The RNA shown here (transfer RNA) has 73 nucleotides and comes from Microcaecilia unicolor. The prediction has a mean pLDDT of 80. Lineage of the source: Eukaryota > Deuterostomia > Sarcopterygii > Amphibia > Microcaecilia.

[in-house]
């Protein structure tokens, strides 16, 4: 080099081409507790790897490139 797959919040994991991407851990307030942990309410956090293309409408589907696992000689 060829071939197959994967890329979605700090971590994981959903989402039939169609609602403001949906949880679970984490974290950050606050309640409760002497502290802390558990629990309980709530919050912020997502360019969906990058670009381009189909399509009224793409995370889903083409194309190319990055990354990275198998696999092949």
């Nucleotide at each position: 080099g060829g071939c197959c797959g994967u890329g979605u919040g700090g971590c994981u994991u959903a989402a039939u081409g169609g609602a403001u991407a949906a949880g679970g851990c984490g974290u950050c307030u606050g309640a409760c507790u002497u502290c802390g942990g558990a629990u309980c309410a709530g919050a912020a956090g997502a360019u969906u790897a990058a670009g381009g293309g189909u399509u009224c409408a793409a995370g889903u589907c083409c194309c190319u490139u990055c990354a990275u696992g198998g696999u092949u000689g």